Overview
Transfer RNA from Candidatus Wildermuthbacteria bacterium RIFCSPLOWO2_01_FULL_47_18, 74 nucleotides, folded computationally.
[in-house]
RNA sequence: GCCCCCAUAGCUUAGUGGUAAAGCUGUGGACUCUUAAUCCACUGACGAGGGUUCGAUUCCUUCUGGGGGCACCA
Numbered sequence: 001g002c003c004c005c006c007a008u009a010g011c012u013u014a015g016u017g018g019u020a021a022a023g024c025u026g027u028g029g030a031c032u033c034u035u036a037a038u039c040c041a042c043u044g045a046c047g048a049g050g051g052u053u054c055g056a057u058u059c060c061u062u063c064u065g066g067g068g069g070c071a072c073c074a
Stems, first nucleotide, its partner, number of pairs: 001070007010024004018054001026042005047063005
């Protein structure tokens, strides 16, 4: 320098055009003599800009960050 993949909640992953789901964590409650476990509820997210579309996490594009491959460098 070129090519490919990835970026969603504090963490790990779903979702791939039509109001974003779950597990763990956290908070509150129930239960318990207390704690733990269990159960219930709640909080919390689409890396950034632009485009297409009635509508974009999803499609296109640029950038940023991460991972991998190839090449060059005598």
RNAcentral holds the sequence, with entries from ENA.
Its Rfam family is "tRNA". The family's RNA type in Rfam is transfer RNA.